[in-house]
Context: one part of a larger RNA
RNA sequence: GAACGAACGCUGGCGGCGCGUUUUAAGCAUGCAAGUCGAACGGUAAUAGAGUGCUUGCACUCUAUGAGAGUGGCGGACGGGUGAGUAACACGUAGAUAAUCUGCCCUUGGAUUGGGGAUAGCAUAUGGAAACAUAUGGUAAUACCGAAUAAGCUCCUAACUACUAAAGUAGAAUGGAGGAAAGGUGCUUAGGCACCGUCCGGGGAUGAGUCUGCGGCUCAUUAGCUAGUUGGUGGGGUAAAGGCCUACCAAGGCAAUGAUGAGUAGCCGGCCUGAGAGGGUGGACGGCCACACUGGGACUGAGACACGGCCCAGACUCCUACGGGAGGCAGCAGCUAAGAAUCUUCCGCAAUGGGGGAAACCCUGACGGAGCGACGCCGCGUGAACGAAGAAGGCGGAAACGUUGUAAAGUUCUUUUCUUGAGGAGGAAUAAGCAUAGCAGGUAAUGGCUGUGUGAUGACGUUAAUCGAGGAAUAAGCCCCGGCUAAUUACGUGCCAGCAGCCGCGGUAACACGUAAGGGGCAAGCGUUGUUC
Numbered sequence: 001g002a003a004c005g006a007a008c009g010c011u012g013g014c015g016g017c018g019c020g021u022u023u024u025a026a027g028c029a030u031g032c033a034a035g036u037c038g039a040a041c042g043g044u045a046a047u048a049g050a051g052u053g054c055u056u057g058c059a060c061u062c063u064a065u066g067a068g069a070g071u072g073g074c075g076g077a078c079g080g081g082u083g084a085g086u087a088a089c090a091c092g093u094a095g096a097u098a099a100u101c102u103g104c105c106c107u108u109g110g111a112u113u114g115g116g117g118a119u120a121g122c123a124u125a126u127g128g129a130a131a132c133a134u135a136u137g138g139u140a141a142u143a144c145c146g147a148a149u150a151a152g153c154u155c156c157u158a159a160c161u162a163c164u165a166a167a168g169u170a171g172a173a174u175g176g177a178g179g180a181a182a183g184g185u186g187c188u189u190a191g192g193c194a195c196c197g198u199c200c201g202g203g204g205a206u207g208a209g210u211c212u213g214c215g216g217c218u219c220a221u222u223a224g225c226u227a228g229u230u231g232g233u234g235g236g237g238u239a240a241a242g243g244c245c246u247a248c249c250a251a252g253g254c255a256a257u258g259a260u261g262a263g264u265a266g267c268c269g270g271c272c273u274g275a276g277a278g279g280g281u282g283g284a285c286g287g288c289c290a291c292a293c294u295g296g297g298a299c300u301g302a303g304a305c306a307c308g309g310c311c312c313a314g315a316c317u318c319c320u321a322c323g324g325g326a327g328g329c330a331g332c333a334g335c336u337a338a339g340a341a342u343c344u345u346c347c348g349c350a351a352u353g354g355g356g357g358a359a360a361c362c363c364u365g366a367c368g369g370a371g372c373g374a375c376g377c378c379g380c381g382u383g384a385a386c387g388a389a390g391a392a393g394g395c396g397g398a399a400a401c402g403u404u405g406u407a408a409a410g411u412u413c414u415u416u417u418c419u420u421g422a423g424g425a426g427g428a429a430u431a432a433g434c435a436u437a438g439c440a441g442g443u444a445a446u447g448g449c450u451g452u453g454u455g456a457u458g459a460c461g462u463u464a465a466u467c468g469a470g471g472a473a474u475a476a477g478c479c480c481c482g483g484c485u486a487a488u489u490a491c492g493u494g495c496c497a498g499c500a501g502c503c504g505c506g507g508u509a510a511c512a513c514g515u516a517a518g519g520g521g522c523a524a525g526c527g528u529u530g531u532u533c
Base pairs, nucleotide, nucleotide: 001533002532003531004530006529007528008527009526010525013380014379015378016377017376018375019373020372021338026336027335028334030333031332032331035074036073037072040071041070046065047064048063049062050061051060052059053058054057081291082290083289091215092214093213094212095211096210097209100208101207105203106202107201109199110198113147115145116144122137123136124135125134126133127132153178154177155176156175160171161170162169163168183196184195185194186193187192217263218262219261224254225253226252229251230250231249232248233247234246235245236244266288267287268286269285270281271280272279273278293314294313295312296311297310316327317326318325319324344370346369347368348367352366353364354363355362356361383413384412385411386410393404394403395402396401418470419469420468421467422466427460433454434453435452436451437450438449439448477522478521479520480519481518482503483502484501488517489516490515491514492513498505499504
């Protein structure tokens, strides 16, 4: 000199864009943060209408609408948070996977053939303070289980084919075994058709798993470490190679090119600094990894060993009728504690994106916004011109006078800001939906494709920008002045009080302390402290 997720002191007008618990991976009141589908299923409460019965306001039946709960499907493995652990194939980079998987997407072909048994909801009863549980009866499905069908698929055998002198190598079924499926909605000329879904395969994309070369911390006052250890064979296991696991066999493997141990640490793109080489750093944003009160475990699933799922153990907190139960903010806000220190228990799904749904739509503390904080960067303003009686006052000087200083006052302007009023973009679409025309197919309709028309919707928001009115009106501080280092005098103090980054000032004339006046520097900031180069 530059930089900062900064803090502290004094001060503080506005706007734009960013950033904001670096400490305690400490504990958490409250609310919200993951649902959705009635076009998979049975169907209830309730509401409306009609009818019947009559006890005249109740019962029953039919029709329409249909909450909540339940079965089922998809999604809760994304998105969001944190950095504890980890010195490791965790990360980066370059490769390998003939050693692998991949829901949703596209697509060939198929099934919708014919059966079965349940179960929740529900009803009845029971236990319990609750959480919840039990028994009996009974019901549905795109839930569950057989059967049928099997080109392609998987597995087995290896007839057969090619090469070869042979051993063998490469390919290989026409042989054998195994394994599928579900319906719903709309339309109909009642035959079917369309769309959505479904099954076995195929495909690409995406995502993921695994392996390998190389690379980046400290300590030798850590020198030896290792028995599933290193390798082989057989077997098991996995989506998949492999001591991944197991039985047997061999005795290996690593290490001063630093093994093992200990300490520290998430890694990178980047960021800061520097002419560069390098040094430092990894907050925000992006990629990867790890974690979700602590430790362990699996289940489901295309995907988890799963933050707002399950089970067990532990610590802690809460409820309890003492028998037993409930919980997990390192999601968004917010609270306590800790600390030098870090925000609102805000608005909205209008946009972008995500989940579900045929769609309408629903959900979304992701996200879009607003609020707080000079925490940072950038921009603007706090007025402009004229104005000498060089006013008054202050300070200095013995005085003359000098200085503050065109500074003020005053005059003439301007209105960025500010106050007030008017008006008002863009973020809103080739949307979605609806209507309609044409085209292909079809007996037709729904539906499909293409075009045209119409077309609601704004949290921000009293938006931005613009225009009018008013009036210099609403707006300057901080540090320094001995040298380094730009800027000096007076008074007070008297090795005291104090200053100080270094050298050093202060013991009666202090340019160094304190105050004043003046000056210098930066400026909505200025200084100090801390850290890095």